[in-house]
Context: one part of a larger RNA
C1' cells in the first nucleotide's frame, strides 16, 4: 500500500425470491473421458475444455496406422550437359512409379544465343502438422461494458506513501451536483458510429395503383432532413445535482438493438492458421501412393434433437412472413413414377424469373389404449451424388414397430415483443451424418412483495502470526 476475513456498513447484477419452461430418467444425434486397437492423428480440461479448432473426416481432407516406393527431393534459388514444349499407345503394377515405342520440331534472335518446359549429374540447400504457448510476435479467452485504472503540479509524512479518487446528495455510470489543501489533466463511462421505431421533402422501376394506354394518393424502395434536450409544467430536495407525477408527443429522462472492452488478472488458450529464436531429424522424424484408421464399445459425463399424448395425432380444403441465395447455378408449368427421382424445357446474372412458411383457421376422423401416440431397430425393393458408398452418405416406398405413461438428489435459461413455440435462409458443401452454427420473420405470455439468506461484483471501514 495491498490481498484475505464463515467482520461491519452502504450499493448492484435473472444472484436469490416470484414466475414459466427445461436438464437429470427413455430413444436417437453429436462431443468428451476411458477402454480397445496396427492406427483409433494432434490440440482444448472449473467458471473461461467437452454440436469446441471442425463454416461440413467415404477417396482427398489428413497430420494416425500397414504395405509399396523416392533421396537434391512435392515446392525455391544457383551451376553443366542434352532434348522445344506437349500429345498418344504398349508392357508391368494396388496405385505411385518403372521399362519401352511414335508423333511433334513452335516463340524471340545478331543464326550465337535467349524465354518457357522435361530429363540426368554434383553440391550448397530444400523439407518437418517435430519439441519448446514456461523463449516470443500477433490474435483471442475471462473477470466485465464491471467503473474504475493513473499521470503533472502542489501540501503532508523522516520513509514506504497519502491527498486529489475521501465526505452529503444523486446517477446505469470517478455521472453530475455541493463541501474540502488541493488544483488540472489522460485512459475508461457517456456522446460520435451502424440499425430499428415517427413524419416531411425529393426521386420513383422491375416495386405500388391501374392493365390497351397511363398515374405518383397508398405500400415499398434509397438519400436528405426533422424529432427527444428533463425543452415546458406541478411537486420534493439544499435555491444545487437529481429524482416523482402531468401535459405535448410515434417516441420521455440512456426509446429498444448492435458495435465499441480502461489500467491490468489468470507464466489462461494457440509454435497445429500465420510468422518466428533456439533444440532436434536429415535414406528420415522429409516426400508420393494403396488400402485401412480418425465413424471402434462394457461403461461414465456435457451438450442437444424427438418423445411420452386430446392445447393432440390423422385427412381435406383455405390464409398470411423476413432475411439471405442463383450460371460448371436456381429452376416453373406441363408429363413419367405410390414416392425419392427422372426426362423435357419456360424464365432469370435477378425489387423483373426460381422456392407449398408453418404453427393458424375451417370440415371430418380417432377415444384414453402403449392407442391411428411414439417412431427406434431390422428386413425388402429402390432413387441421387460420386471413378468409388463394403468398412463409412443422404433420401424414397412397403413391412417391422423398442423404450418411452412427464423423469432422484441435483441444476439451467429468462423481465417483453423477452420466454415459449412455428416454420424459412445461408456459410461450409460434389454428396451428406446439420437435430449444429449464423440469421430471419409467424404467433405470443406469467412474475419481480422484497434484498433476510446462495453466487459474483464496486466503494467505505475494520482486524491480521500473509506479501
Nucleotide at each position: 500500500u495491498g490481498a484475505c476475513g464463515g467482520g461491519g456498513g452502504c450499493c448492484c447484477g435473472c444472484a436469490c425470491a416470484a414466475g414459466c419452461g427445461g436438464u437429470g430418467g427413455a430413444g436417437c444425434a453429436u462431443g468428451u473421458g476411458g477402454u480397445u486397437u496396427a492406427a483409433u492423428u494432434c490440440g482444448a480440461u472449473g467458471c473461461a475444455a467437452c454440436g469446441c479448432g471442425a463454416a461440413g473426416a467415404a477417396c482427398c481432407u489428413u497430420a494416425c496406422c500397414a504395405g509399396g516406393g523416392u533421396u537434391u527431393g512435392a515446392c525455391a534459388u544457383g551451376a553443366u550437359a542434352c532434348g522445344a514444349a506437349u500429345u498418344u499407345c504398349u508392357u508391368u503394377g494396388a496405385a505411385a512409379g518403372a521399362a519401352g515405342a511414335a508423333a511433334g520440331u513452335g516463340c524471340u534472335u545478331u543464326u550465337u544465343a535467349g524465354a518457357a518446359c522435361g530429363u540426368a549429374u554434383a553440391c550448397a540447400c530444400a523439407g518437418g502438422u517435430g519439441g519448446u504457448g514456461c523463449a516470443u510476435g500477433g490474435c483471442u479467452g475471462u473477470c466485465g461494458u464491471c467503473a474504475g485504472c493513473u499521470c503533472g503540479u502542489g501540501u503532508c509524512g523522516u520513509g514506504a506513501g497519502a491527498u486529489g479518487u475521501u465526505g452529503g446528495g444523486u446517477u446505469a455510470a470517478g455521472u453530475c451536483c455541493c463541501g474540502c489543501a488541493a488544483c488540472g489533466a489522460g485512459c475508461g463511462c457517456a456522446a460520435c458510429c451502424c440499425u430499428u421505431g415517427u413524419u416531411u421533402u425529393u426521386a420513383g422501376u422491375u416495386g405500388c395503383c391501374a392493365u390497351a394506354a397511363g398515374g405518383a394518393a397508398c405500400u415499398c424502395u434509397a438519400a436528405a432532413a426533422a424529432a427527444a434536450c428533463u425543452g415546458c409544467u406541478g411537486g420534493u430536495u439544499a435555491u444545487a445535482a437529481a429524482c416523482c407525477g402531468g401535459a405535448g408527443g410515434a417516441a420521455g429522462g440512456c426509446g429498444g438493438g448492435g458495435a465499441u472492452g480502461a489500467c491490468g488478472u489468470c507464466a489462461a488458450g494457440u509454435c497445429a492458421g500465420c510468422a518466428u529464436g533456439c533444440c532436434c531429424c536429415u535414406u528420415a522424424c522429409a516426400c508420393c501412393c494403396u488400402g485401412g484408421g480418425c465413424u471402434a464399445c462394457a461403461c461414465a459425463c456435457g451438450u442437444g434433437c424427438u418423445a411420452c399424448a386430446u392445447u393432440g395425432g390423422g385427412u381435406g380444403a383455405g390464409a398470411c412472413a423476413a432475411u439471405g441465395a442463383g450460371a460448371a447455378g436456381c429452376a416453373a408449368a406441363g408429363c413419367u413414377g405410390c414416392a425419392a427421382a427422372g426426362a423435357c424445357u419456360a424464365g432469370c446474372a435477378a425489387a423483373u424469373c426460381u422456392a407449398u412458411a408453418a404453427a393458424c383457421u375451417c370440415a371430418u376422423u380417432c377415444u384414453a389404449a402403449g392407442u391411428u401416440c411414439g417412431g427406434a431397430u431390422u428386413g425388402u425393393a429402390g432413387g441421387c451424388u460420386g471413378c468409388a458408398a463394403c468398412u463409412c452418405g443422404c433420401c424414397u416406398a412397403c413391412a417391422u414397430g423398442a423404450a418411452g405413461g412427464u423423469g432422484g438428489a441435483a441444476u439451467c435459461g429468462c423481465u417483453a415483443g423477452u420466454a415459449a413455440u412455428c416454420g424459412c435462409u445461408g456459410g461450409u458443401c460434389a454428396g451428406c451424418u446439420a437435430u449444429a452454427c449464423a440469421g430471419c420473420g409467424g404467433u405470443g405470455a406469467a412474475u419481480u412483495c422484497g434484498u433476510u439468506c446462495c453466487c459474483g461484483g464496486g466503494c467505505c471501514u475494520u482486524g491480521u502470526a500473509c506479501a
Predicted 3D model of a 467-nucleotide part of an RNA (small-subunit ribosomal RNA, 3' major domain) from uncultured diatom.
The full RNA is in RNAcentral, with records from ENA, Greengenes and SILVA.
The coordinates come from a structure-prediction model, not an experiment, and the mean pLDDT is 81.